[in-house]
RNA sequence: UUAUGAUAGAGGCGCAGGUGCUAAGAGUAGCGCCGUCCGACGGUUUCGCAGACUAUGGGCGGUGUGAAAGGAGUAGCUGCCGAAGAGUGCGCGAGGCGAAAGCUCACUCUGGGAGUGCGGAGAAUAUCCGUACUACUGUCGCUGACGCGGAGAGCUAUGCGGAGA
Numbered sequence: 001u002u003a004u005g006a007u008a009g010a011g012g013c014g015c016a017g018g019u020g021c022u023a024a025g026a027g028u029a030g031c032g033c034c035g036u037c038c039g040a041c042g043g044u045u046u047c048g049c050a051g052a053c054u055a056u057g058g059g060c061g062g063u064g065u066g067a068a069a070g071g072a073g074u075a076g077c078u079g080c081c082g083a084a085g086a087g088u089g090c091g092c093g094a095g096g097c098g099a100a101a102g103c104u105c106a107c108u109c110u111g112g113g114a115g116u117g118c119g120g121a122g123a124a125u126a127u128c129c130g131u132a133c134u135a136c137u138g139u140c141g142c143u144g145a146c147g148c149g150g151a152g153a154g155c156u157a158u159g160c161g162g163a164g165a
Stems, first nucleotide, its partner, number of pairs: 001163002006158004012081001014080004019075004030065009042054003046099004084110006091103002111137002114134008139150004
């Protein structure tokens, strides 16, 4: 000087999770009553198809009553700095078949937050995800400088310690 590995750290509107409260969801879904139109449309499933069983049900309008979940804001707390997110693939995934939410593993991409455009999710102009661009920012390398380039399997510090000088 340096391979491998260990420990401790940094980036900042930093990342993720939980709890309390709040707004929205929404006067929506559901339920009761009335009227009207249908006639098996209904129910047993998160959705579709098929099958079996079952019954007074279904659509629309009016009226009365009337939620919740996912997501969000805010105040603490917890775990952290590939934190985390996304895509692809095998498998698991609700009585039969198929799908989807979701889960494990493997591989691939992304340093970070922000803004704008496009696409997707969503009740939503909130927010999230992907992508492109723009500047900003942290880090290392190159350059006389302006600047240019790379990626987190990175960078900084400390020790052990194989190898080389």
Model confidence (mean pLDDT): 80 of 100.
The RNA shown here (Lysine riboswitch aptamer) has 165 nucleotides and comes from a bovine gut metagenome.
Rfam family: Lysine riboswitch aptamer. Gene Ontology term of the family: lysine biosynthetic process. Rfam's curators write: Riboswitches are metabolite binding domains within certain messenger RNAs that serve as precision sensors for their corresponding targets.
The RNAcentral record of the sequence draws on MGnify.